[in-house]
The RNA shown here (SAM riboswitch aptamer (S box leader)) has 145 nucleotides and comes from a Bacteroidota bacterium. Of the family's consensus pairs, 94% are formed in the model. Its mean pLDDT, the model's own confidence on a scale to 100, is 78. The sequence was found by an Rfam model in a public genome assembly. The organism belongs to Bacteroidota, within Bacteria. It matches the Rfam family "SAM riboswitch aptamer (S box leader)". Rfam's curators write: The SAM riboswitch is found upstream of a number of genes which code for proteins involved in methionine or cysteine biosynthesis in Gram-positive bacteria.

RNA sequence: CACUUAUCAAGAAAGGCUGAGGGUAAUGGCCCGAUGAAGCCUUGACAACCUCUCCUUCGCUUCGCUCAGGAUGACAAAAGCAUCAGUAGCAUAGCGGGGGGAAAAGGUGCCAAUUCCAUCCCGACUGAGUCGGGACAGAUAAGUC
Numbered sequence: 001c002a003c004u005u006a007u008c009a010a011g012a013a014a015g016g017c018u019g020a021g022g023g024u025a026a027u028g029g030c031c032c033g034a035u036g037a038a039g040c041c042u043u044g045a046c047a048a049c050c051u052c053u054c055c056u057u058c059g060c061u062u063c064g065c066u067c068a069g070g071a072u073g074a075c076a077a078a079a080g081c082a083u084c085a086g087u088a089g090c091a092u093a094g095c096g097g098g099g100g101g102a103a104a105a106g107g108u109g110c111c112a113a114u115u116c117c118a119u120c121c122c123g124a125c126u127g128a129g130u131c132g133g134g135a136c137a138g139a140u141a142a143g144u145c
Stems, first nucleotide, its partner, number of pairs: 002144007013043005021032003026119004044111001046109001049107003053101009064090002070084004115137001120134006
């Protein structure tokens, strides 16, 4: 770089250096910026994707408990016996999937405006257009290569 999955309407500051751009494909807008952009450094915050931890639920395995209920068979019926079957169910332990909670130490991310808005498709209302949904593209995380 590519591929897969998930999320993207919430949230979050200061100081120093520097000195003109920035808002993450392209285009058109519209915003931010010498009251200091982007970048770098220090401290702090926000969030909860991965790591760690608890609860719950589903599936599989495990080993233990259980004359399973019930049905069928032979028998006139009952009891008992046999088969379905140590199956179903319950308990223990482990693995995997889903959901929820706590923590924020570690790995990341992030700290203007919905991913700032729109472009392409569909639908509704429709005068320009507005609203809703989807796609494309993008960002972040985890995994694969």